[in-house]
Bacterial RNase P class A from a Trueperaceae bacterium, 359 nucleotides, folded computationally. Taxonomically the source falls in Trueperaceae (Bacteria, Thermotogati, Deinococci, Trueperales). The sequence was found by an Rfam model in a public genome assembly. Model confidence (mean pLDDT): 76 of 100.

RNA sequence: AGGGUAGGACGUCCGGUCGCGGCGGGAUCAUCCCGUCGAGGAAAGUCCGGGCUCCGCAGGGCAGGGUGCCAGCUAACGGCUGGGCGCGUAAGGCGACGGCAAGUGCAACAGAAAGCAGACCGCUUGAGCUCGCGCUCGAGCAAGGGUGAAACGGUGCGGUAAGAGCGCACCAGUACCGGUGGAGACACGGGUAGCUAGGUAAACCCCACCCGGUGCAAGGUCCGAUAGGGAGAAAGAGCUUGCCCGGCUCGCAAACAUCUCCGGGUUGACCGCUUGAGGCGGACGGUGACGUCUGUCCCAGAUAGAUGAUCGGAACCCCGCAAGGGGUACAGAACCCGGCUUACAGUCCUACCUGCCAU
Numbered sequence: 001a002g003g004g005u006a007g008g009a010c011g012u013c014c015g016g017u018c019g020c021g022g023c024g025g026g027a028u029c030a031u032c033c034c035g036u037c038g039a040g041g042a043a044a045g046u047c048c049g050g051g052c053u054c055c056g057c058a059g060g061g062c063a064g065g066g067u068g069c070c071a072g073c074u075a076a077c078g079g080c081u082g083g084g085c086g087c088g089u090a091a092g093g094c095g096a097c098g099g100c101a102a103g104u105g106c107a108a109c110a111g112a113a114a115g116c117a118g119a120c121c122g123c124u125u126g127a128g129c130u131c132g133c134g135c136u137c138g139a140g141c142a143a144g145g146g147u148g149a150a151a152c153g154g155u156g157c158g159g160u161a162a163g164a165g166c167g168c169a170c171c172a173g174u175a176c177c178g179g180u181g182g183a184g185a186c187a188c189g190g191g192u193a194g195c196u197a198g199g200u201a202a203a204c205c206c207c208a209c210c211c212g213g214u215g216c217a218a219g220g221u222c223c224g225a226u227a228g229g230g231a232g233a234a235a236g237a238g239c240u241u242g243c244c245c246g247g248c249u250c251g252c253a254a255a256c257a258u259c260u261c262c263g264g265g266u267u268g269a270c271c272g273c274u275u276g277a278g279g280c281g282g283a284c285g286g287u288g289a290c291g292u293c294u295g296u297c298c299c300a301g302a303u304a305g306a307u308g309a310u311c312g313g314a315a316c317c318c319c320g321c322a323a324g325g326g327g328u329a330c331a332g333a334a335c336c337c338g339g340c341u342u343a344c345a346g347u348c349c350u351a352c353c354u355g356c357c358a359u
Stems, first nucleotide, its partner, number of pairs: 002354009012314007020038008040330001044341002047339005052215001054213002059249002062246001064211005069083005084097001085095003098206002103204002105200002120145002122141008153171006172196002174193004179188003219271004229262005240254004278297008315328005
């Protein structure tokens, strides 16, 4: 050089003409004029967490659901930051990162045998048979070979009829005891014990922690209209009804209520609705996420749903010697916010890893 990793910025700008919506002001006011603001880094997916709303309060369990190393940040989280461990040559990235010695399961083929397994080829030995080679039966073995991704510790020595942690030395793992460092996850040493204990929990399960439900089509105000419509059920102060997934209980409320089904009217106007866990800048603290203080700004609120069209120029990219020509991605707010995930033509910046060649 090349290849790779991580982060950040932009993804359009200027001017003219015409056309929309909000707000403010003015006028000759069922219309016009002026000023000002007007779609993103993901507005997307609806995957998480909340703010907010309602159930008068929302206690305790069950069922159900979520998370899963340690510490911190945050309103909170399944997010982010830092650290530990594992993987990777590395930068970095990923981790569904508690437990398989609590129990129950699952695993094709090959193989004798894949959880307490096992004898295919074999090794040793006793008896019998055979001219001999060898064969049969009994007892012992799991060290050697084979199969397999994996065969129930490894190497060596001793021992044995032959073998085997059977014993020993060293090593590895496991269990227990303790030491040093660290807030902790954990790291590094030491001792005892021949104890030797594959995989899978994104299998059921066990353990720890967390979770009341609901959703802006929430909820509320005004106007207006209709059919105080029809049918059924049980109860008659009760084992009553109600308290927004299901069910138990506590507590509270109601007081002859209530519950279920069918049908009718209203789909109008306004609020909620944009000043926010807000943006930008500075100082200080912190490894960092971020926090504290301070200055400054107001940056869409539509409701069949605005934020556009066109012309000229600039910027960038591609082709071309030039003239010139072509192109500019993914994609549109709907109560709001913090994350995650996905899509993206092209340009720029910074840091790091690996590494060809040359010196």